Small-subunit ribosomal RNA, 5' domain from a metagenome, 542 nucleotides, folded computationally.
It matches the Rfam family "Bacterial small subunit ribosomal RNA".
The coordinates come from a structure-prediction model, not an experiment, and the mean pLDDT is 83.
[in-house]
Context: one part of a larger RNA
């Protein structure tokens, strides 16, 4: 000199854009942060309309609309937080997978046949203070379980071919065995008095195979802090054979066999630490660092475990143990903010228990839509960067006053006053956006599908409908110099000097050093210098 997630002191007008628990991975009151689908399913409730019975306001039934506790599906493994652990294939980079998996999505095939028994809800009963259960009875499905079929798929045993890292991979062929499924919504024709059923059809779903895309697992080369005042470490240890296990290779695990494996090119041990893109500094080389943003990893009260699932050994799931807190009828139960706010505590120190799903993105749904403390915004804080203002011109009796003085004067100083103007910001009044694309509905046109001018799908035109921020940005008008300047320093380094007070005292100080009676170094004043809504101090880095 530069920098900062800063803090402290004095001071403080406005705006834009950012940033904001670095400490106790300390404990948490309260609210919210993951739901959705009735176009998978049975039932219930409410309302309306019609019909029957009729005790005249109850009951039965049909249709329609709305709604939903439960079964079922998908999601909850994303998004969000934190950095405790980890010196490691954790991360970075480059490869390998002929050792692997991949829900939803896309492309292309082949199918979607036929049966069955339950169960929640519900009803009833019962145990318990509660949390929560138990018994009996009824019922549905895209829930569950059989059977059929098999283009292709899987397994075993053979034949042939291509490639090969010689381990194997791929293609083809024969025989035997094995594994599938589910429907839903709309439209039309025929049968028919009608409902409906069978067909046909559109969209969607389901099963299976092949491929793609995306995501993930695993392995390897190289790089990745300090201590040798850590020199030896190792028994599933190192390798083999055979098995088990996994999506998959492998001592990953097991039985047996061998005695290996690592290490001064630093093993082992100890300390510290999430890693990177980056950030700061520097001419660079380098040094320091890893807040915000982005990628990866790890963790979710502490320790352990598995279940479900395409994916977890799962932050707002389950089980066990522990500590802590809470409820209790003392028998037993409930909980986990390192999500967003917020509270206590710790600390030099870090914000609102705000608004909205309008935009972007995510989950569910055919869609409307619902959910979303992700996100978009607003609030607080000079915490940082940037911009603007606190007026402009004129004005010499060089006013008054302060300070200094050699008492002549000098200086503050065109500074003020006065006169003439302007109107940024703040204030008042009025106007007023962009961010909105879409989706849906109505009307119209064209095309596709189809037996069909139904339905459905696609394209397109037009009208209406969607804004938290917010009556915000911005624009216009009004009034008015009115509301808006401080902080540090002045011995040298280092820009800026005199007077008074004090008298090695009180004090200053980054270094050198000042102060013991004329202190430009202490305290005050006048003057000056520097920066300016900031200025200094402290801390840390280069």
């Nucleotide at each position: 000199g530069a920098a900062c997630g800063a803090a402290c002191g004095c001071u403080g007008g406005c705006g834009g854009c950012g940033u904001g628990c670095c400490u106790a991975a300390c404990a948490c009151a309260u609210g919210c942060a993951a739901g959705u689908c009735g176009a998978a399913c049975g039932g219930g409730a409410u309302u309306g309309a019609g019909g029957g019975g009729c005790u005249u306001g109850c009951u039965c039934u049909u249709c329609a609309a709305u709604u939903u506790a439960g079964u079922g599906g998908c999601g909850c493994a994303c998004g969000g937080g934190u950095g405790a652990g980890u010196a490691a294939c954790g991360c970075g980079u480059g490869g390998a997978u002929a050792a692997u998996c991949u829900g939803c999505c896309c492309u292309g095939g082949u199918a979607u046949c036929u049966g069955g028994g339950a169960u929640a809800a519900c009803a009833u009963u019962u145990c318990g203070a509660a949390a929560g259960g138990g018994g009996u009875g009824c019922u549905a499905a895209u829930a569950c379980c059989g059977g059929a079929u098999a283009a292709g798929c899987c397994c075993a045993c053979g034949g042939g071919g291509u490639c090969u890292u010689c381990g194997g991979a791929c293609c083809u062929u024969g025989c035997g065995g094995g594994a599938a499924a589910a429907g839903g919504u709309g439209g039309c024709c025929u049968c028919u008095g009608a409902a409906u059923a069978u067909g046909c059809u559109a969209c969607u779903g389901u099963a299976u195979c092949a491929g793609g895309a995306u995501g993930a697992g695993u392995c390897c080369g190289c790089g990745u802090c300090c201590c040798a005042u850590u020199a030896g470490c190792u028994a599933g240890u190192u390798g083999g054979c055979g098995g088990g296990g996994u999506a998959a290779c492998g001592g990953c695990c097991c039985a047996c066999c061998a005695a290996g494996g690592c290490g001064a090119c630093g093993a082992u041990g100890g300390g510290u630490a999430g890693c990177u893109g980056g950030u700061c500094u520097g001419a660079g080389a380098g040094g320091a660092u890893g807040a915000u943003c982005a990628g990866c990893c790890a963790c979710a009260c502490u320790g352990g475990a598995a279940c479900u699932g395409a994916g977890a050994c799962a932050c707002g799931g389950u089980c066990c143990a522990g500590a802590c807190u809470c409820c209790u009828a003392c028998g037993g139960g409930a909980g986990g903010c390192a999500g967003c706010a917020g509270u206590g505590g710790g600390g030099a120190a870090u914000u609102u228990u705000g608004c909205g799903c309008a935009a972007u993105g995510g989950g569910g749904g055919a869609a409307a839509c619902c959910c979303u403390g992700a996100c978009g915004c607003a609030g607080c804080a000079a915490c940082g960067c940037c911009g603007c203002g606190u007026g402009a011109g004129u004005g010499a009796u060089g006013a008054a006053g302060g300070c200094c003085u050699u008492c002549g004067g000098g200086u503050c100083g065109u500074a003020a006053a006065g006169c003439u103007c302007u109107g940024u910001c703040a204030g008042a009044g009025g106007g007023a956006a962009a961010g909105a694309a879409g989706u849906g509905u109505g009307a119209g046109a064209g095309g596709g599908u189809u037996a069909a001018u139904a339905c459905c799908c696609c394209u397109u035109u037009u009208a209406c409908u969607u804004g938290a921020c917010g009556g915000u940005a911005c624009c216009c008008u009004c009034a008015a110099a009115g509301g808006a300047a401080g902080c540090a320093c002045c011995g040298g380094c280092u820009a800026a000097c005199u007077c008074c007070g004090u008298g090695c005292c009180a004090g200053c100080a980054g270094c050198c050093g000042c102060g013991g009676u004329a202190a430009u170094a202490c305290g005050g004043a006048g003057g000056g210098u520097g920066c300016g809504a900031g200025c200094g101090u402290u801390g840390u880095u280069c």